Large-subunit ribosomal RNA, domain IV from Nitrosospira sp., 344 nucleotides, folded computationally.
NCBI's taxonomy places the organism under Bacteria, Pseudomonadati, Betaproteobacteria, Nitrosomonadales, Nitrosospira.
The coordinates come from a structure-prediction model, not an experiment, and the mean pLDDT is 89.
[in-house]
Context: one part of a larger RNA
Formats: sequence, structure tokens, C1' cells
RNA sequence: CUCAGGAGAAGGAACUCGGCAAAUUGACACCGUAACUUCGGGAUAAGGUGUGCCCCCGGUACGUGUAGCGCCUCGCGCGUGAAGCGGAUGGGGGUUGCAAAGAAAUGGUGGCUGCGACUGUUUAAUAAAAACACAGCACUCUGCAAACACGAAAGUGGACGUAUAGAGUGUGACGCCUGCCCGGUGCCGGAAGGUUAAGUGAUGGGGUGCAAGCUCUUGAUCGAAGCCCCGGUAAACGGCGGCCGUAACUAUAACGGUCCUAAGGUAGCGAAAUUCCUUGUCGGGUAAGUUCCGACCUGCACGAAUGGCGUAACGAUGGCCACACUGUCUCCUCCUGAGACUCA
Repeated sequence: CUCAGGAGAAGGAACUCGGCAAAUUGACACCGUAACUUCGGGAUAAGGUGUGCCCCCGGUACGUGUAGCGCCUCGCGCGUGAAGCGGAUGGGGGUUGCAAAGAAAUGGUGGCUGCGACUGUUUAAUAAAAACACAGCACUCUGCAAACACGAAAGUGGACGUAUAGAGUGUGACGCCUGCCCGGUGCCGGAAGGUUAAGUGAUGGGGUGCAAGCUCUUGAUCGAAGCCCCGGUAAACGGCGGCCGUAACUAUAACGGUCCUAAGGUAGCGAAAUUCCUUGUCGGGUAAGUUCCGACCUGCACGAAUGGCGUAACGAUGGCCACACUGUCUCCUCCUGAGACUCA
């Protein structure tokens, strides 16, 4: 010096990306316990007190249970219960030590906030999460030889099920809600019309033949789905404006004008897991705060099941703060053990 363990004056997070690590807490009994809440929780919330041994109440209460007694369904029965055996909780008094849950084992706690409701699942060997799943919600398909899936097929799953069933897709407990746009794309519907393949083959023409005919060609008309066309549909894919002016201080614009659009973003939220400018501005917390919390709204570029906003409980989840605690640090020191090193 390295590793493992232990102790430490004063201070107590000044360490550091970050209290990482360590320390604190810890058992049982009693007292006591806030906001909030889906009334279940939160909660071991928080915060306190007690704990050894001896004596007494007291070998008491109680348990077990022999004899006895009682009862009957007459049994290895039931009830009660001297004896015997076991034997407290609790209360009072005393007593020892530095220390009584004397060791070991055994939650640190609280506050604000993001995300995800929750328990679960996941990158075997760098990611456990806010990702996946989830109950619930919604849409679409499917009438059974179902839809759908596997399979050249036979067949099988679906299902020995039958629309309260099955399949697909999205969202993701719960609460309050889920606005406008069907122009584009998709899907669904539409006995008309347009276009249109094979097919049909009116008419005309050519070859040959005396002719009937055979043959080559021309291609009027009729001819499906699809597309065009007409409607519907957004918890289908998706989309949800610009400029100018205006109020008796100023500022702002409820108001007006104009252009464009399928329609111009409603409720709610908002410098946000989204805010570039930005360490926005104000307030709080600190002596001092690019983080944090609460507001404002100028949303570069939130926004309603690609869900919006809340939300008790929960989380080896992210951010911030406080108390307790500490060698994380100021600033290092010592002890024990194992290495390293030297000699044999």
C1' cells in the first nucleotide's frame, strides 16, 4: 500500500453527479397517532413509556382431572368435581450493575412533486423502468361446415364453444370528461349512369367456287368485378389558419374588416418526461438555489381512448427538502486478521 472487520476528539453532508457507502432505527407490551381518502386505508404514521432478579397478593385465577355425588340413551358415557399435577396476566414492595428487549436476530423517519392505478412481466450475461401486461372501456368482424389461424390438400385449432360466444385493433383501475372536420386515404352502403376483358358477332370487305358453301378480315351491339360517380363513417388513418384595425392616460382588445380552408384546437392543462430564446418573470425554500415547489401564459413545437385532466393506495421508479444519524467529509489516526514485501 491492497482487502476484510472494529474504534474515534470537535464539527455533522461542509463529501459527492447523488448521503453512494456506513451509521441511525429495530423485539414485545401499553399510551398515542395528522393531512388526505376509493372509508378499506394512510398506520408499526409521527411521538412516548416499560422490560433483569427476589419477596408478597398467591401455588390465587385458570387448565387438567382421581375419588365422591348427580344424570341417562348403561357406555372405555355425560355433568360437577375433594385429591394429585401444571400454573399465569396483573398489582404492591425490595434489590444489583455503567448498562436488564444486557448477546444474536430484528423498520431510519417525515414533507412536496413527476410517471405508472395496483399484484405481476421484461433485455439468461451492461437497462427492472415511466417499457410490457392488467381488470375496466370502446370500435370492427363472425349465424356455425362461423370469423380467424396453420396447411398445395386431406384435415386441425377456434370448440366437443354458439353473439353474456369467439376473433382482431386501440385505450388502460377509479372520478370528471372525451369538442370541431368526411376535402384526402381507408372501410361500409348504393337495382341508375360512365369506362371496360374474355366472350357475343350486326354490317361491310377480301380469297376461292357455277353455286350452296368454306375461309380470311372488319367489329355495330350486348358483356362482371374494379375504377369513376353518389352517400355514410374519426374510441378508422388522420387534420384542427393568416393579415389589418378598434375602448376618454397608456396598455390590451369583448368588437369590426378581409383572405384562405374539409374544419380552423372546445374543456382541461401549460417554461411541462413537451419551452428554442431560457438560469423566462414573480413568489417560497437557502446566507447564497441552471435543480425543486406554487403561480403567470409570450404553448419555437400541450390537448382530449396515437386519450385530456385529476386521483387514495402502491413502487429495489425519477427530482427536491427536512429531522435523526454518522470517518462521506474538514483530516486523518489507531486496533485485529489476510495479502503484498524481506529472510529461511
It was read from a public genome assembly.